RNAcentral holds the full RNA, with entries from ENA and SILVA. This is a predicted structure of a 477-nucleotide part of an RNA (small-subunit ribosomal RNA, 3' major domain) from an uncultured bacterium.

[in-house]
Context: one part of a larger RNA
Parts: sequence; structure tokens; C1' cells
RNA sequence: UGACGGGGGUCCGCACAAGCGGUGGAGCAUGUGGUUUAAUUCGAUGAUACGCGAGGAACCUUACCUAGGCUCGAAUGUUAUGUGCUAUCCCGUGAAAGCAGGAGUUCCUUCGGGACGCAUAGCAAGGUGCUGCAUGGUUGUCGUCAGCUCGUGCCGUGAGGUGUUGGGUUAAGUCCCGCAACGAGCGCAACCCCUAUUUCUAGUUGCCAGCACAUAAUGGUGGGGACUCUAGAAAGACUGCCUCCGUAAGGAGCGAGGAAGGCGGGGAUGACGUCAAAUCAUCAUGGCCUUUAUGCCUAGGGCUACACACGUGCUACAAUGGUAGGUACAGAGGGCGGCGAAGCGGCGACGUGGAGCCAAUCCCAGAAAACCUAUCCCAGUUCGGAUCGGAGUCUGCAACUCGACUCCGUGAAGGUGGAAUCGCUAGUAAUCGCGCAUCAGCCAUGGCGCGGUGAAUACGUUCCCGGACCUUGUACA
Repeated sequence: UGACGGGGGUCCGCACAAGCGGUGGAGCAUGUGGUUUAAUUCGAUGAUACGCGAGGAACCUUACCUAGGCUCGAAUGUUAUGUGCUAUCCCGUGAAAGCAGGAGUUCCUUCGGGACGCAUAGCAAGGUGCUGCAUGGUUGUCGUCAGCUCGUGCCGUGAGGUGUUGGGUUAAGUCCCGCAACGAGCGCAACCCCUAUUUCUAGUUGCCAGCACAUAAUGGUGGGGACUCUAGAAAGACUGCCUCCGUAAGGAGCGAGGAAGGCGGGGAUGACGUCAAAUCAUCAUGGCCUUUAUGCCUAGGGCUACACACGUGCUACAAUGGUAGGUACAGAGGGCGGCGAAGCGGCGACGUGGAGCCAAUCCCAGAAAACCUAUCCCAGUUCGGAUCGGAGUCUGCAACUCGACUCCGUGAAGGUGGAAUCGCUAGUAAUCGCGCAUCAGCCAUGGCGCGGUGAAUACGUUCCCGGACCUUGUACA
């Protein structure tokens, strides 16, 4: 100087407390461990691994296993020699890859050769082989915590200190006052984006107040720019004003005004560093290893196994509910090998059909919970839907291993879950549906977004956890 303390002081955080909903029990989905296996490819392992890399494992992917094959090799450049074919077609064998055979015999030319290919031999190959403890790059975490440093000066033999401590204040090393310090940098904040209000500009594909037309009805049509909206510009919030407290910074106000009030809400943004943290399997790369194989091609299998254990979720156990009928209201997205309307067929998945749309125009697209009416009457039930049988639909070369969906039947466990444990402070939790990426299809209950309905509670900081500053002890560095 740090680090640590079941030392002290001050302070903060859904850290506790106060509340609401869960997990831990059940069934299933998914990841992991273990076990099994020819293989169940590899990595990630307290917090910071475990719906993680994977934003799509039937083949492919694929790295694993078994079997069959290739050896300048699957791709590209280049040198030398030889050759004229290649492309294409046929045929044998085969699971395919491959191997063997046949047909076919290019273009330009200064006739040397060149273009293009093939064969042979080299040079560069190839390796998801090892080392993340040789590395770059990227990332997690402490932590969006308020810290981390420098120049000069001063103090100290020196390590180093001071500044950065102190008194206040703040979300903040934020600011004020003081001070052997005076300044500065990286962080904080602001500048950026979205959102909440208004104004101006613009008015199609959006809108429809007023005026007409038309219709069974609809902005459907003429028209209009008022309104909504769209998207560009601007205004607006600064403790600016008032009162009180305070030297000041600042604090308090059920003050004003205002759509918004004291950082308005959210996002992006992550200092010096820590964990020899993670990644050689995104990529790049040193070294090592391999070269008729640890490379490459192909078929089939595996990554989907299953006495078990754990994590993360979904669905429930019901009446604030289930079922049936009726009826209302979103936002954000996507669409050309695409989205696909009306109509028709089918109980349905879906089929047929093909209008319209490169989309504020058309389509996906019926939002659902909510609301109204009826029914069920507390039961393993009209709860719950696992499992299994049968029949189908769709995608795809192909759904046996191993897809999703539909219909009929079947109808398991489950009566609110031990010790323990998680999330959340407001348009949040809870609950309800919708969309997108990946994608032929999909094991999506995942991830990322979007809107609808919409709470309870916070006395407080003694305690648990993590963190910040000062101080103290130390046999630790």
C1' cells in the first nucleotide's frame, strides 16, 4: 500500500422487512449429470454451466459409429511432361460413392503454339486433431457500482503519501465550503434513439366534420385537410417562479402554472481492473501432431438410448372455474420459388380455386382474456389432459428408428405441494392473446418483440446477502 476480520462508523441495492405470484409434490417439454451404447460428436460446471453455443439434429446439417471406397486428394493458384478432349449419352456392378466399359472427338492459329479440359509428377494442400496455461479478437462477472489515475508542487531515506481526506449534499469523485495543494484525464451527467404534450409543414395507399351521389350495407364515389394518423421541423422542464429551512451546494411544499416536476418513463452507452474466468469448434494464429490418414466421398445408424438425480419451463389440480351460443376492442410485424381472399368440398387437419398484392392499397388475420345468455353443483367431476388403439391430412427423394397437425375412442397422475428456494416497487407483478427470426416441415411449452386487462405493499434498516467510503487490528501478500 492492499486484502481480510463472527472490529467500529456512515450509506446504498427487491438485500431484508411489508406484499403479490411462483419453484420444490403431479404429468409432460427441454437442458445437464450419471448409466448404457459400435457411437450415444464436442464445448459450457458456484454466483458468472444446465430451453447455454443451437435464431430449427428425419437425409443434409454432423464434427460421432459401422460398412464400402479415394489418395494432388472436395475447392483454388502454379510448374513440368504427356494427351485431345470436355460437355453429353448408353451400359455393367453397387446401398450409394466408386470401379470398369462403350458412343462421342472442341475452338483459335502466324502451324511454333494458345484457350479450355484430362492424366501423371511436384510446389502451395487438408485436419471441428492437441494446447484458451503460448495468443489476437470477442464475451461473461463484480457493475451502470462510483470509482480509477496523471502532470507539477509539497511531505517521506524509501515503499509511498498528499490531491481523492474533512463538514455538508447528491442517483453519482454530483456539487458547495474548508484544506499543501493547484490543475487535468478515463468514468458520472449531458449530447443519440423511442415514448408522454402542443404548434407548423405535407395529405396518399391513411382520415371523413361539413356538402353532394350511390347502395341492402360499407370512405364505396365526387370532394375536403377540419379531426385521427403518418413523418419531417420546432417548442417544451431549467428547482425557471412562489413560500419555508440553509453561509452555500441543496432540501421540503395535498404551492402556482403545466401534457409532463425535480434524473418524467424506457433504450443504447459498461472507467482502471478482477476471476491464468469462457471460447484454438465462428474467425484468425504460434508451437506440436497427422499425410494411402487424425484428410476426403458415400450409405445406414447415432446425436432422440433410460433403474435414476438435478436445473429451467408448460399444463393442471377447478366454480374469480369448465362447456355451448352470441357479441366488442389492439399493437407490432411478415409476404414473390412469397402472402394467398371470396366461392366450393370435407366434422376437421386440409383440398380445390385463383381475385388482389413487390403492399399505410392486397393477404397472413377470426385477437384472446373481457362482456351477455344458458348449463354444470363440488364429484377425481361436463375438472385435468398424460398414455394408448384406430382412421386420416400436410411437408419432404424419404416420416420405422425420429416430424407436426386433425378426427373418433381411451381417459393416468394430480385434492395447492416437506426442508428449502425464486421473481417483482407501476402500466410493474399477475393474467390474456398476437407477431417475428431460424425454417421444406418441425418436436417452440424456447428466444426476441407487441399490445389488452391490470393489482397489493414498503413501518423501517436490528438482522441475512452483495457493494461503496472513512477508520482500527493483523503472525496474510
The coordinates come from a structure-prediction model, not an experiment, and the mean pLDDT is 82.